RNAcentral holds the sequence, with entries from ENA. Bacterial RNase P class A from a Gemmatimonadales bacterium, 375 nucleotides, folded computationally. Taxonomically the source falls in Gemmatimonadales (Bacteria, Pseudomonadati, Gemmatimonadota, Gemmatimonadia). A source record names the gene rnpB. The model forms 96% of the base pairs in the Rfam consensus.
RNA sequence: CGGGUUGGACGUGACGAUCGCGGCCCGGGGCGACCCGGAACGAGGAAAGUCCGAGCUCCACAGGGCAGGCCGCCAGGUAACGCCUGGGCGCCGCAAGGCGACAGCAGGGGCAACAGAGAACAGACCGCCGAUGGUCCCGAGCGCGAGCAAGGGUCACAGGCAAGGGUGAAACGGUGGGGCAAGAGCCCACCGCCCCGACCGCAAGGAAGGGGGCUAGGCAACCCCCGGCCGGAGCAAGACCAAGCAGCGACGAGGUGCGGCCCGCACCGCUCGAGUCGCGGGUAGGUCGCUGGAGGUGGCUGGCGACAGCCAUCCGAGAGAGAUGAUCGUCCCCCGCAAGGGGAACAGAACUCGGCUUACGGUCCAACCCACCGA
Numbered sequence: 001c002g003g004g005u006u007g008g009a010c011g012u013g014a015c016g017a018u019c020g021c022g023g024c025c026c027g028g029g030g031c032g033a034c035c036c037g038g039a040a041c042g043a044g045g046a047a048a049g050u051c052c053g054a055g056c057u058c059c060a061c062a063g064g065g066c067a068g069g070c071c072g073c074c075a076g077g078u079a080a081c082g083c084c085u086g087g088g089c090g091c092c093g094c095a096a097g098g099c100g101a102c103a104g105c106a107g108g109g110g111c112a113a114c115a116g117a118g119a120a121c122a123g124a125c126c127g128c129c130g131a132u133g134g135u136c137c138c139g140a141g142c143g144c145g146a147g148c149a150a151g152g153g154u155c156a157c158a159g160g161c162a163a164g165g166g167u168g169a170a171a172c173g174g175u176g177g178g179g180c181a182a183g184a185g186c187c188c189a190c191c192g193c194c195c196c197g198a199c200c201g202c203a204a205g206g207a208a209g210g211g212g213g214c215u216a217g218g219c220a221a222c223c224c225c226c227g228g229c230c231g232g233a234g235c236a237a238g239a240c241c242a243a244g245c246a247g248c249g250a251c252g253a254g255g256u257g258c259g260g261c262c263c264g265c266a267c268c269g270c271u272c273g274a275g276u277c278g279c280g281g282g283u284a285g286g287u288c289g290c291u292g293g294a295g296g297u298g299g300c301u302g303g304c305g306a307c308a309g310c311c312a313u314c315c316g317a318g319a320g321a322g323a324u325g326a327u328c329g330u331c332c333c334c335c336g337c338a339a340g341g342g343g344a345a346c347a348g349a350a351c352u353c354g355g356c357u358u359a360c361g362g363u364c365c366a367a368c369c370c371a372c373c374g375a
Base pairs, nucleotide, nucleotide: 002370003369004368005367006366007365008364009363010362013331014330015329016328017327018326019325021042022041025038026037027036028035029034044346048357049356051355052354053353054352055351056234057233058232059231063263064262065261066260068230069229070228071227072226073087074086075085076084077083088102089100090099091098092097104224108223109222110219111218125165126164127161128160129159132156133155134154136153137152138151141148142147173191174190175189176188177187178186192214193212194211195210196209199206200205238288239287240286241285247279248278249277250276251275254268255267256266257265295314296313297312298311299310300309301308302307332343333342334341335340
């Protein structure tokens, strides 16, 4: 200098002025509704998707079982998690590093399109070998000769083989040698695989060494099985205050909490009748919940780290589902010779946190890897 990996910070520039909007607070005025003045504050890293996990609230301070759902290497972190950190294993990458639903198909069931001879106690299309047979061909040799003839080829056909070709996502270990009629773990060496395993590690797991010719293919983001977790609804939860109303008719023995089902519990009701349906009537206001919290920033300590503890310091939206904006000046950056123009992305809080995911123009910082050059 070039290429790359990981992590972090920022994010419609900075400062100032003026005007406007929102809720809250302070001061003044008004009997009051309200009016005037003032100070500080007022969108995001994702406020988003509403996908996980919680707090909080109500329903039995949530009970038993079935069904159902989710998760799945190990250890740790955390209020908790399907999140994070560290580690193991597998795959990818030269590397930094990245990705992984990563329990069980030697319990049961199921599936494997097309191609192919054969797809799960597999299979023989081409091919290799070959007993036997032939009114086929060649033929060492023997015979004076007709001829006989070991052997070889070829054709037919029992049978043997699974090395080679070919199909496929996948063909029942790979390479080399021996062996054989031809072959084949049939035998041998190395590699792979399976079993045992000293020792190391909290564990997942690793592993010196020993044994076995290999028996035991794939899919469980298919059923299933093993283990763990899960009661439901959600701030329009829910609590309180205020205001208003009018009943009538039909059905009716069960109904409600309770949401898929059963049990169980509690409450209401069975003709003085809960509840359902129809007609009719009333209201649609206020307060709380509501933001000081598993909070932010800085420092120290412990830890590889996620994180934890202690100390100091700060208060940064809370609405009506409705506010959070505009203008000007100076500086900065970019384009342009200049005059001048521009400062662009995704996106807008609604009970609150912790995560994940998705969207996003661009800027900055740190660590590391690879290649090349120079000293």